[in-house]
This record gives sequence, structure tokens and C1' cells, in this order.
RNA sequence: UAAGCAAUACGGCAGACCGUCCGAAAGAGCGGGACGCAAAAUCAUAGGGUCUAAAUUCCUUACACAGAACAUGAAUGCCUAAUUGCUUUA
Repeated sequence: UAAGCAAUACGGCAGACCGUCCGAAAGAGCGGGACGCAAAAUCAUAGGGUCUAAAUUCCUUACACAGAACAUGAAUGCCUAAUUGCUUUA
């Protein structure tokens, strides 16, 4: 510097679900629990995609409900890029 298929070492993270708590929701925190992950590490960082729709706007209507649009909200365990880490191999 490159690879990370396989094997090996020290380990790391923690899906679904359950309890609790916050939130309008998506979903987050804490605890339990492990489906899996060589980056399932990185103030959603740079780009793309996805989820939710409180407020707002439109529509409807006597009013409302319902419906539609929309992120300033959410998840890096959706993808790409970048940075960093690691036994081993060349």
C1' cells in the first nucleotide's frame, strides 16, 4: 500500500421481541435479550433513497372527521463516497 473470501487471536457492536420512559408520529433513551455484522465505528458528515406529518397549506363542510402536499423531525443495522480501527495474508 492492497485485500479481507477462508482460517485464527483479542475482542467489539447488538436485530426481532419484552419492560420502562420520552415523542404528534416515525422513532430515540435505559434495562433485558441476540438475529446478525470485518467496519452493524464516525456531531445524518458529502450525495442519493426511505419513514413519519405536528405545525402550515389545499380540498370538503354549517362545523368537524376523512383526504392530499410538505421536514424544520427520524433511522448509518438502506446505498455510495470520505475518514479511522483490526488478527492474518501478499